[in-house]
RNA sequence: ACAUACAACGGGCAAACUCACCGAAAGGUGCGGGCGCAAAGCCGAGGGUCUAAGGGCCGCGCGGCCGGAAACAUCCGCCGGGCGUGCCUAUGACGGCCGGGCUGCUCAU
Numbered sequence: 001a002c003a004u005a006c007a008a009c010g011g012g013c014a015a016a017c018u019c020a021c022c023g024a025a026a027g028g029u030g031c032g033g034g035c036g037c038a039a040a041g042c043c044g045a046g047g048g049u050c051u052a053a054g055g056g057c058c059g060c061g062c063g064g065c066c067g068g069a070a071a072c073a074u075c076c077g078c079c080g081g082g083c084g085u086g087c088c089u090a091u092g093a094c095g096g097c098c099g100g101g102c103u104g105c106u107c108a109u
Base pairs, nucleotide, nucleotide: 003109012037013036017032019030020029021028022027035096041102042101043100046098047097048094049093050092054089055088056087057086058084059083060082062080063079064078066077067076068075069074
């Protein structure tokens, strides 16, 4: 210096959950807390998964001094804005989902 292993030493990170904050949400940050991890360190322009603010579609219903049909009631079209555990969609999120890249600690053999 390299390879293998996770034996040992020194350690490192921190799941669920609680509290506070950010966010539309998924989720993130911090204190606590440990399920676990030999990269559970970093990288989101490989794949996959999650969310749907915004946008589109659909359904329902409302309004119009508008147009057409109809003798009354009413029907159709157009315009406007409202409701929805509805459907689709990432530009949002996940590195402790997999793959890939980069970097790092120890040294029994």
Molecule: c-di-GMP-I riboswitch aptamer
Organism: Alicyclobacillus sp.